[in-house]
RNA sequence: AAUUUAUCCAGAAAGACCGAGGGAAAGGCCCUUUGACGUCUUGGCAACCUGUACUGUUAACUACAUUAAAAGGUGCCAAAUCCUGCUCUGUAAAAGAGAAAGAUAAGCU
Numbered sequence: 001a002a003u004u005u006a007u008c009c010a011g012a013a014a015g016a017c018c019g020a021g022g023g024a025a026a027g028g029c030c031c032u033u034u035g036a037c038g039u040c041u042u043g044g045c046a047a048c049c050u051g052u053a054c055u056g057u058u059a060a061c062u063a064c065a066u067u068a069a070a071a072g073g074u075g076c077c078a079a080a081u082c083c084u085g086c087u088c089u090g091u092a093a094a095a096g097a098g099a100a101a102g103a104u105a106a107g108c109u
Stems, first nucleotide, its partner, number of pairs: 001109001003107006013042005021031003026084003043077003048073003052068002055065003081101001086098004
């Protein structure tokens, strides 16, 4: 980097440094000198993977499944992936369903 599968309306911020843009991209809307974004430290959220414990399945297990906690690997801590764009339902608006794109995890090349 390509590809496969799963998830994306829940949740979780303080301090220090820096100093003007940031929210992927276009439009909208929003955040931001009352200091955003970013970096570091500490803290937290979550439960994808590994490991752990209970229970169940199994002839049996180091197998499989449920649940729990959160030790390790990631991830995340404004707004639904902030919203929309494309297709369908809808006269239209509203609303809904799906796709595309993106993000994350695990696998694979």
This is a predicted structure of a 109-nucleotide RNA (SAM riboswitch aptamer (S box leader)) from Mucilaginibacter corticis. Its mean pLDDT, the model's own confidence on a scale to 100, is 84. The sequence was found by an Rfam model in a public genome assembly. Of the family's consensus pairs, 94% are formed in the model.